This is a predicted structure of a 77-nucleotide RNA (transfer RNA) from Candidatus Woesebacteria bacterium RIFOXYB1_FULL_41_13. Taxonomically the source falls in Candidatus Woeseibacteriota (Bacteria, Bacteria candidate phyla). Model confidence (mean pLDDT): 82 of 100. The RNAcentral record of the sequence draws on ENA.
This record gives sequence, structure tokens and C1' cells, in this order.
RNA sequence: GCCAGGGUAGCUCAGUCGGUGAGAGCGCGGCAUUCAUAACGCCGAGGUCGAGGGUCCGAGUCCCUCCCCUGGCACCA
Repeated sequence: GCCAGGGUAGCUCAGUCGGUGAGAGCGCGGCAUUCAUAACGCCGAGGUCGAGGGUCCGAGUCCCUCCCCUGGCACCA
């Protein structure tokens, strides 16, 4: 340099053909339970969906550019 995959909550990830209010598990806080702790149960907080632009009535999803991560290929006089 080329190709492919990925970037969504603190962490691991889902998100279908573009369409209501952005989600799950773990973690965190509270409540309940218990003699107490853990486990189980209930409730809650937490997000510019990597950045910028475009298309559209409407974008996490489609298009363009850039950044970062992983793997492969090529180059290395």
C1' cells in the first nucleotide's frame, strides 16, 4: 500500500427490509428477603450509536471522507 471484519451504556454484545420510546447480560445504586452474607426477586441511574458531511418526511442502519482496532496479502533496493 491492497482486501476483509469491527467501533452502540463502565465491560461483553444484539439491533431483522430505514419507521413508535435506542436494548440485553454482567457490573453499579436502592428496596425487599435473611440473625447476617451470598444467591434469587423488584426498581433505578448510566448513550452525541468512532468523527465530520450527504440522501431522506425520517438514519445505529444507506452513500462519501477521515480516525482507531483485529486478521490476511503484498513490498522491503